[in-house]
A computed fold for a 73-nucleotide RNA from a Lentisphaeria bacterium, annotated as transfer RNA. Its mean pLDDT, the model's own confidence on a scale to 100, is 82. It was read from a public genome assembly. Rfam family: tRNA. Rfam classes the family as a transfer RNA.
RNA sequence: GUCCCCAUCGUCUAGAGGCCUAGGACACCAGGUUUUCAUCCUGGUAACCGGGGUUCGAAUCCCCGUGGGGACG
Numbered sequence: 001g002u003c004c005c006c007a008u009c010g011u012c013u014a015g016a017g018g019c020c021u022a023g024g025a026c027a028c029c030a031g032g033u034u035u036u037c038a039u040c041c042u043g044g045u046a047a048c049c050g051g052g053g054u055u056c057g058a059a060u061c062c063c064c065g066u067g068g069g070g071a072c073g
Base pairs, nucleotide, nucleotide: 001072002071003070004069005068006067007066010026011025012024013023018056028044029043030042031041032040049065050064051063052062053061
């Protein structure tokens, strides 16, 4: 330099155009249980990398950028 893949709660992830004001697990917070801690139960906080486009409608499709990984030279 060219090409390919990836980017979603603190972490790991589901999602494949409308059923998603985005679900689950762990973590965290509160309450219950327990003499206390742990376990267990209930509830809660918390996310679509940025910009533009397509569309009636975009986390999802397209383009550019940013960051990460890989292949070739």